[in-house]
Context: one part of a larger RNA
RNA sequence: UGACGGGGGCCCGCACAAGCAGCGGAGCGUGUGGUUUAAUUCGACGCAACGCGCAGAACCUUACCCAGGCUUGACAUGAAACUGCGAGCGCACGGAAACGUGUGACCUUCGAGGGGGUUUCACAGGUGCUGCAUGGCUGUCGUCAGCUCGUGUCGUGAGAUGUUGGGUUAAGUCCCGCAACGAGCGCAACCCGCGGCGGUAGUUACCGAGUGUCUACCGCGACAGCCGCCUUGAUGGGCGGAGGAAGGCGCGGAUGACGUCAAGUCCGCAUGGCCCUGACGCUUGGGGCGACACACACGCUACAAUGGCCAGCGCAAUGCGCUGCGACCCGGCAACGGGAAGCAAAUCGCCAAGGCUGGUCUCAGUGCAGAUCGGGGGCUGCAACCCGCCCCCGUGAAGGUGGAGUUGCUAGUAACCGCGUAUCAGCCACGGCGCGGUGAAUACGUACCCGGGCCUUGUACA
Numbered sequence: 001u002g003a004c005g006g007g008g009g010c011c012c013g014c015a016c017a018a019g020c021a022g023c024g025g026a027g028c029g030u031g032u033g034g035u036u037u038a039a040u041u042c043g044a045c046g047c048a049a050c051g052c053g054c055a056g057a058a059c060c061u062u063a064c065c066c067a068g069g070c071u072u073g074a075c076a077u078g079a080a081a082c083u084g085c086g087a088g089c090g091c092a093c094g095g096a097a098a099c100g101u102g103u104g105a106c107c108u109u110c111g112a113g114g115g116g117g118u119u120u121c122a123c124a125g126g127u128g129c130u131g132c133a134u135g136g137c138u139g140u141c142g143u144c145a146g147c148u149c150g151u152g153u154c155g156u157g158a159g160a161u162g163u164u165g166g167g168u169u170a171a172g173u174c175c176c177g178c179a180a181c182g183a184g185c186g187c188a189a190c191c192c193g194c195g196g197c198g199g200u201a202g203u204u205a206c207c208g209a210g211u212g213u214c215u216a217c218c219g220c221g222a223c224a225g226c227c228g229c230c231u232u233g234a235u236g237g238g239c240g241g242a243g244g245a246a247g248g249c250g251c252g253g254a255u256g257a258c259g260u261c262a263a264g265u266c267c268g269c270a271u272g273g274c275c276c277u278g279a280c281g282c283u284u285g286g287g288g289c290g291a292c293a294c295a296c297a298c299g300c301u302a303c304a305a306u307g308g309c310c311a312g313c314g315c316a317a318u319g320c321g322c323u324g325c326g327a328c329c330c331g332g333c334a335a336c337g338g339g340a341a342g343c344a345a346a347u348c349g350c351c352a353a354g355g356c357u358g359g360u361c362u363c364a365g366u367g368c369a370g371a372u373c374g375g376g377g378g379c380u381g382c383a384a385c386c387c388g389c390c391c392c393c394g395u396g397a398a399g400g401u402g403g404a405g406u407u408g409c410u411a412g413u414a415a416c417c418g419c420g421u422a423u424c425a426g427c428c429a430c431g432g433c434g435c436g437g438u439g440a441a442u443a444c445g446u447a448c449c450c451g452g453g454c455c456u457u458g459u460a461c462a
Base pairs, nucleotide, nucleotide: 001462002461003459004458005457007456008455009454010453011452012451013450015446016445019409020408021407022406023405026301027300028299029298030297031296032295033294034292035291042053043052064287065286066285067284068283069282070281073123077122078121079120080119081118082117083116084107085115089104090103091102092101093100094099125276126275128274129273130272134270135269136265137264138263139261141259146185147184148183149182150181151180152161153160154159165176166175167174191253192252193251194250196220197219198218199217200216201215202214205211206210223247226241227240228239229238230237231236290428303402307361308360309359310358311357312356313355319350320349321348324343325342328339329338330337331336368399373394374393375392376391377390378389379388415438416437417436418435419434420433421432
């Protein structure tokens, strides 16, 4: 000087408390451990691994296993030699395929450049190892309020001062004081979205001539500016009020200081070193990544009457759409099929659910719940056995609110409800990222648990 303390003081954070909904019990989905396996590819491991890399594992992907095949190679650059060179096509045999062996035809301009093939060489190739050799990128403390420097001063020196102190703030924010005076990276602001108003422009919007809900662009608007009170020596600030669409950082986003964890990633990419070279490379068929006595993590659906079922009525936003979205009609109980208008889309389409009204069920493992299993069908795709999704009929399991413990959330939030989208042929999505609809409760307070900031104190630790 730091770090640490079941030392002290001050102060924050959904940290506790107050409250609402959960998880932990059940069934199922997904990830992981374990076990199993020819293989169940690999990585990630407290917070900060475990719906994580995976924003799409039937083949492919694929890195794993079994079996078959290829070697100058699936791919790059260069060199040499050879070559009646249409890169090819057909046929026969073997084969599951990849591939291997053999062979045929017609036409020839018989040279060069370029290209192809064969042989040879130099090399290619490696998701093989090392994230304790690295770049880059990322997580985390933490959007926490901190981390430093120049000069000066103090100290033999490490170092201190500044950055401490008194107030104040979300903030090392600002003010005052002070051997300090300044400065930098952070904070804030500048950027984007939302909320009010004005102007301009309007079609595809509304609607029926024009308007401006709306859309797009440009501006205005909020600053503790005004009034009062409090604090003070003064400043700075706090509290209340008015006006206002909006107040006291308006709300949300983007933005992550010096550094810490030899944190993560050599399997995104790049890259040093090491290792493989008829294989640790390349390729094909099949299997596996989907196993299942178990254990954990994160979710989904429930256990019902604030509900289930039936009928009628009604309201979004974000987005997406041409090998696409598909109105509408017909067939089918349905998934879907057949036809088909419109739309490269403010024009056409995908397109709501909870809700409201009426009826029924009457507390029951039920007209709750839907796992599991049997049968029949639809769709995608070369192909759904391993191992897809959807529909219909039947079957109807556990489950009666979940021990110890534990998570999220302070407002258009939680909770409840559906919709969109990336990936994508299809989909194991109940996941991720977004969007709107309905819309709460509670916060006395800071003693306690967890994390953190500043000052101070102890230390045998660095």

The part of an RNA shown here (small-subunit ribosomal RNA, 3' major domain) has 462 nucleotides and comes from a Chloroflexaceae bacterium. The organism belongs to Chloroflexaceae, within Bacteria. The prediction has a mean pLDDT of 85.